[in-house]
RNA sequence: UUCGGGCGACCGCUUAAUCCGCAGUAUGCGGAACCGGGGACCCAACGCAUUCCCGGGGUGAAUCGGCAUCCCCUCGUGCCGUAGGGCAGCUUCCACGCCCGAACCCGUCAGCUAACCCGGUAAGCGGCAUGGAAGCAAGG
Repeated sequence: UUCGGGCGACCGCUUAAUCCGCAGUAUGCGGAACCGGGGACCCAACGCAUUCCCGGGGUGAAUCGGCAUCCCCUCGUGCCGUAGGGCAGCUUCCACGCCCGAACCCGUCAGCUAACCCGGUAAGCGGCAUGGAAGCAAGG
């Protein structure tokens, strides 16, 4: 000097997943804020026939296809796309680039939905962070 790793602090990112108070030192309780679900009138839906299938619903950006593989179908897996989503002062728009495009839950049941009722506040990453325009904010 360079590369890699560990710990701490700080600053950030995805996300609703943050802050405060009282206790406690093992646990916990409460509040604010944000988020989700259930839940009226009205509205929507509720008609007939045939065939096939066998539930339906929720959180979330995470949906829908094509090809291949597995004897075949399905499932799974892999690749290629895609609805949609994310990326450093904040919001919006434009351009470019890089990513994600999962996972889980309810349990035969739920449209919307005022009052009302019930819950969540986890987890995972990064360290100069692309440029332009408008507004705001902050600083000088």